[in-house]
RNA sequence: AACUCAUCCAGAGAAGCAGAGGGAACGGCCCAAUGAAGCUUCAGCAACCUAAUGUCAGCACGAACUGUCAGCAAGGUGCUAACUCCGACAGAAUGACUGGAAGAUGAGGG
Repeated sequence: AACUCAUCCAGAGAAGCAGAGGGAACGGCCCAAUGAAGCUUCAGCAACCUAAUGUCAGCACGAACUGUCAGCAAGGUGCUAACUCCGACAGAAUGACUGGAAGAUGAGGG
C1' cells in the first nucleotide's frame, strides 16, 4: 500500500518568509498581486485515540461485561473559504432529495 470499521449540512486564522498559483482528479463554479501554493511561529476549532465519574439499554435480577449518551482537553492525530464548494453513477426528476462511487480524517490491520 491492500483490507476493515466510524465520521464527513456544525466549528475554528493571524503574523513573518515567499512570489503564482490553489480548491484531489474531470466538468463547472469559485479563491488568489487588497498576495496562491509552500515553510515558520503563535492562536483557535473539534473530540477519532485518550481520564475519573455518571445516564440509559442488553443479559430474568445484582456484579462483571458489551453498547450508548454525557463528561475532561494534558498528550497523539486532524482541521481552521464555500455542505467533501457543486456535479458526475443509480433512483426520483425541473429541482430539492435518497443511495452509491471516489476522496478526506481517525482507529485498527499488516

Predicted 3D model of a 110-nucleotide RNA (SAM riboswitch aptamer (S box leader)) from a Chloroflexota bacterium. NCBI's taxonomy places the organism under Bacteria, Bacillati, Chloroflexota. Its mean pLDDT, the model's own confidence on a scale to 100, is 79. Its Rfam family is "SAM riboswitch aptamer (S box leader)". Rfam links the family to the GO term regulation of gene expression. Rfam describes the family as follows. The SAM riboswitch is found upstream of a number of genes which code for proteins involved in methionine or cysteine biosynthesis in Gram-positive bacteria.